[in-house]
RNA sequence: CAGAUUAAAAGGCAAAGCAGUUGAAAGACUGCGACGCAAAGCUACAGGGCCUUCACAAGUACACUUGUAAGGUAGCCAGUUGCAUCC
Numbered sequence: 001c002a003g004a005u006u007a008a009a010a011g012g013c014a015a016a017g018c019a020g021u022u023g024a025a026a027g028a029c030u031g032c033g034a035c036g037c038a039a040a041g042c043u044a045c046a047g048g049g050c051c052u053u054c055a056c057a058a059g060u061a062c063a064c065u066u067g068u069a070a071g072g073u074a075g076c077c078a079g080u081u082g083c084a085u086c087c
Stems, first nucleotide, its partner, number of pairs: 003086003012037002017032006035075001041080003047077002049073003055068005
């Protein structure tokens, strides 16, 4: 430098749940907590997927229904940088 991720790893992250804050919602943040993670680091208009619908549009039986992110999700894939080990 190129390739690989079987096993291990000091150290790191932290799902669900509970409490608080926030938001229309999805969700986010803080604390407790560990299901897991070798990128569970970073990137969310300008890759795909998924979740939500305040608002907008259409419909309407006026109860609502459908559609659309500009709202989210990186712990869905992806992109990108990097650690360890092996070769």
A computed fold for an 87-nucleotide RNA, annotated as c-di-GMP-I riboswitch aptamer. Rfam family: c-di-GMP-I riboswitch aptamer. Rfam's curators write: GEMM was predicted in a large-scale screen for bacterial structured RNA regulatory elements. Model confidence (mean pLDDT): 82 of 100. It was read from a public genome assembly, where an Rfam model found it.